[in-house]
Predicted 3D model of an 89-nucleotide RNA (c-di-GMP-I riboswitch aptamer) from a Desulfuromonadaceae bacterium. Taxonomically the source falls in Desulfuromonadaceae (Bacteria, Pseudomonadati, Thermodesulfobacteriota, Desulfuromonadia).

RNA sequence: CUCCGAAAAUGGCAAAGCCAGCGAAAUCUGGCGACGCAAAACCACGGGUCCUCGUUUCACGAUUGAAAAAGGGCAGCCGGGUUGCCGAA
Numbered sequence: 001c002u003c004c005g006a007a008a009a010u011g012g013c014a015a016a017g018c019c020a021g022c023g024a025a026a027u028c029u030g031g032c033g034a035c036g037c038a039a040a041a042c043c044a045c046g047g048g049u050c051c052u053c054g055u056u057u058c059a060c061g062a063u064u065g066a067a068a069a070a071g072g073g074c075a076g077c078c079g080g081g082u083u084g085c086c087g088a089a
Base pairs, nucleotide, nucleotide: 004087005086012037013036017032018031019030020029021028035076041082042081043080045079046078047077048074049073050072051071052070055068056067057066058065059064
């Protein structure tokens, strides 16, 4: 240094829920809170998945429903890339 994740140590992050806020929504941000996480640090490249204000198409008497493109999310869904603490076999 690489692989790996035993024992410990320094620490770190923060699920659900509640409150407030932005948003059409998914979600996100802040506070409280801890389910858990050895990368639960960062990145939408691949897969997967979630949303749909608006656009188009179809059905319909209307509300509405379905589909398509497009756009937007999820890194705590998986893979991948980058960086990082400690150090047994």